Context: one part of a larger RNA
RNA sequence: UCUACGCGAGGGAACUCGGCAAACUAGCCUCGUAUCUUCGGUAGAAGGGGUGCCUACUCCGCGAAGGAGUAGGUCGCAGUGGCUAGGGGACUCCGACUGUUUAACAAAAACACAGAUCGCAGCUAGCCCGAAAGGGUGAGUAUUGCGGUUGAAGCCUGCCCAGUGGCGGUACCUGAAAACCGGGUCCAACCGGGAGAAGGGCCGCUAAACGGCGGGGGUAACUAUGACCCUCUUAAGGUAGCGUAAUACCUAGCCGCUUAAUUGGCGGCUUGCAUGAAGGCCCAACGAGGGUCCCGCUGUCCCCGCGUUGAGUCCC
Numbered sequence: 001u002c003u004a005c006g007c008g009a010g011g012g013a014a015c016u017c018g019g020c021a022a023a024c025u026a027g028c029c030u031c032g033u034a035u036c037u038u039c040g041g042u043a044g045a046a047g048g049g050g051u052g053c054c055u056a057c058u059c060c061g062c063g064a065a066g067g068a069g070u071a072g073g074u075c076g077c078a079g080u081g082g083c084u085a086g087g088g089g090a091c092u093c094c095g096a097c098u099g100u101u102u103a104a105c106a107a108a109a110a111c112a113c114a115g116a117u118c119g120c121a122g123c124u125a126g127c128c129c130g131a132a133a134g135g136g137u138g139a140g141u142a143u144u145g146c147g148g149u150u151g152a153a154g155c156c157u158g159c160c161c162a163g164u165g166g167c168g169g170u171a172c173c174u175g176a177a178a179a180c181c182g183g184g185u186c187c188a189a190c191c192g193g194g195a196g197a198a199g200g201g202c203c204g205c206u207a208a209a210c211g212g213c214g215g216g217g218g219u220a221a222c223u224a225u226g227a228c229c230c231u232c233u234u235a236a237g238g239u240a241g242c243g244u245a246a247u248a249c250c251u252a253g254c255c256g257c258u259u260a261a262u263u264g265g266c267g268g269c270u271u272g273c274a275u276g277a278a279g280g281c282c283c284a285a286c287g288a289g290g291g292u293c294c295c296g297c298u299g300u301c302c303c304c305g306c307g308u309u310g311a312g313u314c315c316c
Stems, first nucleotide, its partner, number of pairs: 001311002004308005010302002014300001019297001027051005036041001038152001052074009075079001087295007094287002099111002115150007126137004154281003158213003163210002165206005172201003180193004214232005241275001242272001253269006
């Protein structure tokens, strides 16, 4: 000096990106327990008290097994005396939840999940493997199988089919080669013609299909604002919600709370650079998830000291 550990006056997070690490708490009995809630829970909430040994006795029990209790006494600083053994509370984001994952840098707000919804499919089906034979789903049959999206429950899920795609229809138009008819030739090549499939044109439907969801000007008897009006324009011009957000550039927005002081957190406002409905909003419970605060506790720190274990330096 390092290593693993023990103790520490006074202070108690001043450390630090961040209480990382450590410390506090801890078993059992008993009293007691808010808010919210999907009435299950939250909850071991929180917060208190007790706990050893000896003697006598009572009760439960078939019992000298085991357990509950009453009275008196007694020792220590300390009785779950060692081992063992939750720190707690409040707000918020994300994901409903238990689960799953990058074997060996990531455990998560990623994946999955019940539930929701759309599509294909009537079985010699649809989907999948296989040049095929054949096989799987399935010795199943639409309350089924396969595929896509979303992701509990609750409240809801607005407008647009012009574009792209899907499905359906179609008097008519278009529409290749082959075949057919005609020309051509010794045979052909070749030339022309009619008919005409799918597809396309054309007509519809379809957004929990891919996707999309405006601009300018004026207006109320203070001002401001603009229910209202005019105009350009679109397929339609963003509804309910939520909103400076895991989304907001300006931004450390403005106001309030929290602090002595806050680019933080929470609650509001909200003109949203560039929120928004299979997704939005809300949400009890849950989480080795992210952010913030409070109490307790501490060598994280002020500021370091001492001791123990092992190693090293050094000497032989």